[in-house]
Context: one part of a larger RNA
RNA sequence: GGAUGAACGCUAGCGGCAGGCUUAAUACAUGCAAGUCGAGGGGCAGCAUGACUGUAGCAAUACAGUUGAUGGCGACCGGCAAACGGGUGCGGAACACGUACAGAACCUUCCUUCGAGCGGGGAAUAGCCCAGAGAAAUUUGGAUUAAUACCCCAUAGCAUAUUGAAAAGGCAUCUUUUUAAUAUUAAAGAUUUAUCACUUGAAGAUGGCUGUGCGGCUGAUUAGGUAGUUGGCGGGGUAACGGCCCACCAAGCCUGCGAUCAGUAACUGGUGUGAGAGCACGACCAGUCACACGGGCACUGAGACACGGGCCCGACUCCUACGGGAGGCAGCAGUAAGGAAUAUUGGUCAAUGGACGAAAGUCUGAACCAGCCAUGCCGCGUGGAGGAUGAAGGUCCUCUGGAUUGUAAACUUCUUUUAUAUGGGACGAAAAAAGGCUUUUCUAAGCCGCCUGACGGUACCAUAUGAAUAAGCACCGGCUAACUCCGUGCCAGCAGCCGCGGUAAUACGGAGGGUGCAAGCGUUAUCC
Repeated sequence: GGAUGAACGCUAGCGGCAGGCUUAAUACAUGCAAGUCGAGGGGCAGCAUGACUGUAGCAAUACAGUUGAUGGCGACCGGCAAACGGGUGCGGAACACGUACAGAACCUUCCUUCGAGCGGGGAAUAGCCCAGAGAAAUUUGGAUUAAUACCCCAUAGCAUAUUGAAAAGGCAUCUUUUUAAUAUUAAAGAUUUAUCACUUGAAGAUGGCUGUGCGGCUGAUUAGGUAGUUGGCGGGGUAACGGCCCACCAAGCCUGCGAUCAGUAACUGGUGUGAGAGCACGACCAGUCACACGGGCACUGAGACACGGGCCCGACUCCUACGGGAGGCAGCAGUAAGGAAUAUUGGUCAAUGGACGAAAGUCUGAACCAGCCAUGCCGCGUGGAGGAUGAAGGUCCUCUGGAUUGUAAACUUCUUUUAUAUGGGACGAAAAAAGGCUUUUCUAAGCCGCCUGACGGUACCAUAUGAAUAAGCACCGGCUAACUCCGUGCCAGCAGCCGCGGUAAUACGGAGGGUGCAAGCGUUAUCC
């Protein structure tokens, strides 16, 4: 000199864009953060409509009751999602990460393309109803019922398994192609008849899993470490290879090119600095990993050993009728605590994206916005021109006077960014979908009209008034730009280093003047 997720002191006009618990992975009140589908199902608690009956009335109508008949729908069965998105950096020195390969050792819901199929039957169960237990959480028994829930039969191969034959290839186990036999295994309907869904294959895409080479911390005041340890045969397990696990056999394996042990640490793209080499760091944004009160375990599922799922142990908190139960903010806000220190218990699904749905749509603290904070970067302003009796006042001096503050002020004139007031007023939103029309091999393309804005009456534009609304902070001995007076008298104090102060202090304190930066300026901390 540069930089910062900064803090502190003094000060403070505005806007744009960013950033905002670095400490206690401490504990959490309250609300929200993952639902959706009635075009899978039985149904009907609640709402609305209709129908019927009754009462009042001449009638219109009003009221009461019944009815799943219709829109729809609480709870329930079922499907998909909940493994994404969001948070944090505890652990981990490891194939965790980065990079490059490999899988002849693997899986992949939804999606796309190409094949084949969608026949028949059955037994339950939730809900509802009845009867209970319990303070509650919850739960027991009986009867009855449906399905795209479950089961059985049929059919089936380019599927799976076993056995056999031939050919080709390679990288050792082998792989690929063709072919034969045997065995095994499917399905679900809805409906507005347009389609969507379902089953089984092949291929793709996407996402994952696994292995290996190389790379990136410190310590030898850590020198030996290791028995599932190293390898083999056989099995189990897995989507898959493998001591991953097990039985048996052998005695190996790592290590001075640093094993083991200890300490520290999420990694990377990158960020800061520097001419570079390098050094330091890893906030925000993006990719990967790990974790979800501490520890362990599996279930479901294409995918988890699962933040807002389950079980067990532990600590803690809460409810209790003392028998027993409930909970997990390292999601968004917010609270307490800790700390030098870090924000609102806000708005909207309008856009983008996600889940579900045929769709309308619903949900979405993802996201988009708004609020707070000079925390940072950038931009703008606090006026421009003229104006000498060089006014008054202040300060200083060699004191009838002069120097300086200083064109500074007053005064004259101009402008109105900004501020204030009034009026107009966006882009982001034109698609998708539904509706209509045309073309068409798929079912897509084209056209038409309609609807939709949280931000926000915001940005922006115009008009009016009037210099009107707006400057501080640090320093002035040398390094280092900027000097005099007064006070103090080795005192009070200053200080980054040298040092200054003991009666003429440009170094302390005040004043005048000056220098530097400027809505900031200094100090502290850290890195280069």
Small-subunit ribosomal RNA, 5' domain from Chitinophagaceae bacterium UBA4411, 528 nucleotides, folded computationally. It matches the Rfam family "Bacterial small subunit ribosomal RNA". Gene Ontology terms of the family: structural constituent of ribosome and ribosome. The coordinates come from a structure-prediction model, not an experiment, and the mean pLDDT is 84. It was read from a public genome assembly.